[in-house]
RNA sequence: GCGGGCGUGGCGGAAUUGGUAGACGCAAGGGACUUAAAAUCCCUCAGGCCGAAAGGCCUGUGCCGGUUCGAUCCCGGCCGCCCGCA
Numbered sequence: 001g002c003g004g005g006c007g008u009g010g011c012g013g014a015a016u017u018g019g020u021a022g023a024c025g026c027a028a029g030g031g032a033c034u035u036a037a038a039a040u041c042c043c044u045c046a047g048g049c050c051g052a053a054a055g056g057c058c059u060g061u062g063c064c065g066g067u068u069c070g071a072u073c074c075c076g077g078c079c080g081c082c083c084g085c086a
Stems, first nucleotide, its partner, number of pairs: 001085007010026003019069001028044005046059005062078005
């Protein structure tokens, strides 16, 4: 230099013939149980805004654009990692 694959919450990892993003697990926080702990069970767990709270709204799939009513998914460029060729 050429070709191919991959990039999704703190971590692993789903969802891809375009149609509600974040299932499931781990980690973390709060609570119950306990003399105390472990185990177990329940709830929460991307960012921002509104709200007393309950809750609601917007943004978010490596980055920047494009196509489309609608993009994690399709197209272009770039970045990073892995594999192969030279």